[in-house]
Predicted 3D model of a 374-nucleotide RNA (Bacterial RNase P class A) from an uncultured Bacteroidota bacterium. Of the family's consensus pairs, 98% are formed in the model. Rfam family: Bacterial RNase P class A. Gene Ontology terms of the family: ribonuclease P activity, tRNA processing and dimeric ribonuclease P complex. The sequence was found by an Rfam model in a public genome assembly.
RNA sequence: ACUACAAGACGGGUUAUCGCCAUGGUGUAAAUCAUGGAGGAAAGUCCGGACAGUAAAGAGCAGCGCACUACUUAACGGGUAGGCAUUCCGCGAAAGAUGGAUUUGACAGAUAGUGCCACAGAAAAUAACCGCCAUGUCUUCACAGAUAGGGUAAGGGUGAAAAAGUAGUGUAAGAGACUACGUUAUAUUUUGGCAACAAAUUAUAAGGGUAAACCUUGCGCACUGAAAUGCCAAAUAAGCAGACGCUUGAGGGUUGCUCGCCCGAUGUCUGUGGGUUGGCAGCUUGAGGUAUUGCGUGAGCAAUAUCCCAGAUAAAUGAUAGCCGUUCUGCCGGUGGCAGAAUACAGAAUCCGGCUUACAGUUUUGUAGUUGUA
Numbered sequence: 001a002c003u004a005c006a007a008g009a010c011g012g013g014u015u016a017u018c019g020c021c022a023u024g025g026u027g028u029a030a031a032u033c034a035u036g037g038a039g040g041a042a043a044g045u046c047c048g049g050a051c052a053g054u055a056a057a058g059a060g061c062a063g064c065g066c067a068c069u070a071c072u073u074a075a076c077g078g079g080u081a082g083g084c085a086u087u088c089c090g091c092g093a094a095a096g097a098u099g100g101a102u103u104u105g106a107c108a109g110a111u112a113g114u115g116c117c118a119c120a121g122a123a124a125a126u127a128a129c130c131g132c133c134a135u136g137u138c139u140u141c142a143c144a145g146a147u148a149g150g151g152u153a154a155g156g157g158u159g160a161a162a163a164a165g166u167a168g169u170g171u172a173a174g175a176g177a178c179u180a181c182g183u184u185a186u187a188u189u190u191u192g193g194c195a196a197c198a199a200a201u202u203a204u205a206a207g208g209g210u211a212a213a214c215c216u217u218g219c220g221c222a223c224u225g226a227a228a229u230g231c232c233a234a235a236u237a238a239g240c241a242g243a244c245g246c247u248u249g250a251g252g253g254u255u256g257c258u259c260g261c262c263c264g265a266u267g268u269c270u271g272u273g274g275g276u277u278g279g280c281a282g283c284u285u286g287a288g289g290u291a292u293u294g295c296g297u298g299a300g301c302a303a304u305a306u307c308c309c310a311g312a313u314a315a316a317u318g319a320u321a322g323c324c325g326u327u328c329u330g331c332c333g334g335u336g337g338c339a340g341a342a343u344a345c346a347g348a349a350u351c352c353g354g355c356u357u358a359c360a361g362u363u364u365u366g367u368a369g370u371u372g373u374a
Stems, first nucleotide, its partner, number of pairs: 001370010012324007020037007039345001043356002046354005051225004058259004063221005068082005083107001084105002087101004091096001108216002113214002115210003129156002131152003135148005165181005183206005189200004229281004239272006251263004288307008325343008
């Protein structure tokens, strides 16, 4: 220097003409003038809130979600910092309580209980297939062999995994059966840390895995969703038929169920028929943007100054032409010029905070590789 990957930032400018939406001005009106007019993801609608409604009041069961620690925040399953494990790299012959990283982790419990563990294998958790061992019987001079019921998890074989690793004691052969060292868990004490945890110490216990199997423990959760909701205007048929009921209450609402609570007589439900289907608010001043300073390792917080920055409703934010910029390709008279092509993903719909996904080109940092020079 180039290439690849990861994370972050930016993500075109300008002129003319014709149009669209909002607000304001002028105008009786028609119209006209001025100002403003999409994003980093406006997307997916995955998570969390604000707000609103359910006459709002709840209890139990069921169900759902989350799960190392501290902090951050309106809140979160997000974020930041850390711990532990894991992966990769470095060092090293190896071991490795060693160093680094922008790897990854549904990171509580397998010592509550139940279940499950493909194929292979005797057996996948009440382990005897081969092997080993002593005893009885039979054959044999003997060695040895056959057989019966036993003992045995040291050895072999199968497997992803085979019953606690190494050394010893012990035994007929063996075995955590016992001993020492080591492993894991829980508890005590000491030191460091807010804590998770780490280092040491003593005691006790354990012996396959699996909880993104049921389950157990702890914490949390009412539902609906801006087409919410409130109001104004317009319109009409308190129609017709059937069923039930009128406080000893039909029926309805409230979370899936049970209870409780609430509404309920101009009643409720089912069917049928008729009318309307316009407007205003909600709606954008907000956990708001920008800059500076301070605090904090950081996410973030605070103070001061300053700014107002889409609000449409079937949905405005556009189209055409030119110039400039950027990139690529080709050509030439090559510190440049000319020509051609390309210029992404995408499109507000109540509003915020996150997560995830998409993205031409430019750019920053890190890692790896290649080439050249010193």